A computed fold for a 90-nucleotide RNA from Sedimenticola sp., annotated as Glycine riboswitch aptamer. Rfam family: Glycine riboswitch aptamer. From the family's description: This family represents the bacterial glycine riboswitch. The sequence was found by an Rfam model in a public genome assembly.

[in-house]
């Protein structure tokens, strides 16, 4: 000096599942209750699967669905690009 890890912001892409039934209301939507579903906010967990050369022990796009969601909108793990922080760092 350059690149990477990590993190913030902006832009773009971004799946799944009932426009379900009933009641109420400030009414075309919202709330409450019920049944049926989804997993890619978050959270929890290693019994199975996969990954860390093996064990131990962990982690996950795995499992659970508490939460969240099931027309559109919004959100959305993750990916790409750009601009910064940690950083007088490794």
């Nucleotide at each position: 000096c350059c690149a990477g890890c990590u993190u913030u912001c902006g832009c773009g892409g971004g799946a799944g599942a009932g426009a379900c039934c009933a009641a109420u209301c400030c009414a075309u939507g919202a709330u409450u209750g019920g049944c049926g579903c989804c997993g890619a906010a978050g959270g929890c967990g290693c019994a199975a699967u996969u990954c860390c050369g093996c064990c131990c022990g962990g982690a996950a796009u795995c499992g659970c669905u508490c939460a969240g969601g099931c027309a559109a909108a919004g959100g959305g793990a993750c990916c790409g690009c750009g601009a910064g922080g940690c950083a007088u760092g490794u």